[in-house]
């Protein structure tokens, strides 16, 4: 150079001109308002809205079921089902790497077809016994066959009528007890059960979780009729104010509830926040901490754009330098193609709507770091 | 803008606890019957389950993403 594999990053840029939002401001003008001048103006995903907090009302003594969620250790964070570093199984790959599962020696179920039998396994085959000649009955035995996704740890020996963890050596697993190394998941060694099928779900533990979302809500404003029913209450005072609560003082004839009727919007919430950029420091990393700087959209039917030029990039052709291949060894064919020229194309996903963190899901093109190299070709 | 829902032939439904080759009606085509036509009988084709992963012996059903219709809240 090619190849892939990880991780991070950008994701068009200037100029003119003519509009859009929002915000400050001169200047005319009694006043609607008119002319003008300055700044700010979309994303890495604004998206799905699929976890989680922030705020808000509205419900609440406390506990416990129930119903959801999550489920290996240990750290991170406001928090999370999210992220970091790892532990063991495993599957993919040649590798570099990647996906995937993992609480739980309590109980309980479910495994279609096929097969005798899906876990209290006897169809053939095998051994013993009886009856009997081909066969038939009983009984032993999970060694061989077949059948399946899966078949009752494996290889050898003893043993035995025939086999079988039935016995024993090794080997793999389960699991206890101990040393040692880890914060821990574990792992590593040394000893002791013959303890010995996979998978899924129920269930059972542990943590967590009130409920509804900015159309949540709070003030002003515009309209309007209390017809009708409920319940409490009119000095034996509901109920309302000052108040964080009592008490106390003061206002008191109506007040909640349902059910009718009416309406015109406007401002707060709302953009300074677990904020952002840059150094340094802890730390393997998620982050964390300190020090410096900056302030960066706020629309409400919804602005951030239209035209015309240039430049990066990108795509197709042509063709040089350079280099590689063939072989008839020639200013020979071929192949890659900086650098040039000359059209295309003017670009990918996508478009803030309370707000942050993550996840997931679209992306035309480029850019930087580390790492791999089996096959093929040089 | 914020919550749910639903997805199978041309159309409307099934499919049990995940179990065999997705079932039924209707319409479509072919045929017969008729002078034709309609009914009727007879037969046939049409979907692999909205799309892509996963889990599992096995997925239409379970998960995870993504797409497309619908509905509600002043």
């Nucleotide at each position: 150079c090619c190849u892939g594999c990880a991780g991070g990053c950008c994701g068009u840029u200037c100029c003119a001109u003519c509009g859009c939002u929002c915000c400050c401001u001169g200047c005319c003008g009694c006043a609607g308002g008119g002319c003008g001048g300055g700044g700010g103006g979309a994303g890495g995903a604004a998206a799905g809205u699929c976890c989680g907090g922030g705020c808000a009302a509205c419900a609440g003594a406390g506990a416990g079921c129930a119903c959801c969620a999550u489920c290996c250790u240990u750290c991170c964070u406001a928090a999370c089902g999210g992220g970091a570093a790892g532990a063991u199984a495993u599957c993919c790959g040649a590798a570099a790497g990647g996906g995937u599962a993992u609480a739980g020696c309590a109980g309980u179920g479910u495994a279609a077809c096929a097969g005798a039998a899906a876990a209290u396994a006897a169809c053939a085959g095998u051994c013993c016994c009886g009856c009997a000649u081909u066969g038939c009955g009983g009984g032993g035995a999970a060694u061989u066959g077949g059948u399946g996704a899966a078949a009752a740890g494996g290889u050898g020996a003893g043993g035995u009528a025939a086999a079988g963890g039935c016995u024993c050596a090794c080997c793999g697993g389960u699991u206890c007890c101990g040393g040692c190394g880890g914060c821990g998941a574990c792992g590593u060694c040394g000893g002791g059960a013959g303890c010995c099928g996979u998978a899924c779900a129920c269930c059972u533990g542990a943590u967590g979780g009130g409920u509804u979302g900015a159309a949540a809500g709070a003030c002003c404003g515009u309209g309007u009729a209390u017809a009708c029913c409920g319940g409490c209450g009119u000095c034996u005072g509901a109920g309302g104010g000052c108040u964080g609560c009592u008490c106390g003082c003061c206002c008191g004839a109506g007040c909640c509830g349902g059910g009718g009727g009416g309406u015109a919007g406007g401002u707060c919430g709302u953009u300074c926040g677990a904020u952002c950029c840059c150094g340094c420091a802890a730390g393997c990393a998620a982050u964390u901490g300190c020090g410096g700087g900056g302030c960066a959209a706020g629309a409400u039917a919804a602005a951030u754009g239209a035209u015309g030029g240039a430049a990066c990039a990108g795509g197709u052709g042509c063709a040089u330098a350079a280099c590689c291949c063939u072989c008839u060894u020639g200013c020979a064919g071929g192949g890659u193609g900086a650098c040039g020229c000359a059209c295309c194309c003017c670009g990918a996903c996508a478009g803030a709507a309370u707000c942050c963190g993550g996840c997931u899901u679209a992306c035309a093109g480029g850019c930087c770091u580390g790492c791999u190299g089996a096959c093929c070709a040089a | 803008u914020g919550c749910c829902c639903u997805g199978u032939g041309g159309u409307g439904u099934a499919a049990u606890u995940g179990g065999c080759u997705a079932a039924c009606a209707c319409g479509u085509c072919u045929g017969a019957c008729u002078c034709u036509g309609g009914a009727u009988c007879a037969g046939a084709a049409a979907a692999g389950u909205c799309c892509a992963g996963g889990u599992u012996c096995g997925a239409g059903u379970c998960c995870u993403g993504g797409c497309a219709g619908g509905g509600c809240a002043g």
This is a predicted complex of two RNAs, RNase P RNA and transfer RNA, with 452 nucleotides together. The coordinates come from a structure-prediction model, not an experiment, and the mean pLDDT is 77. It holds a member of the Rfam family "Bacterial RNase P class A".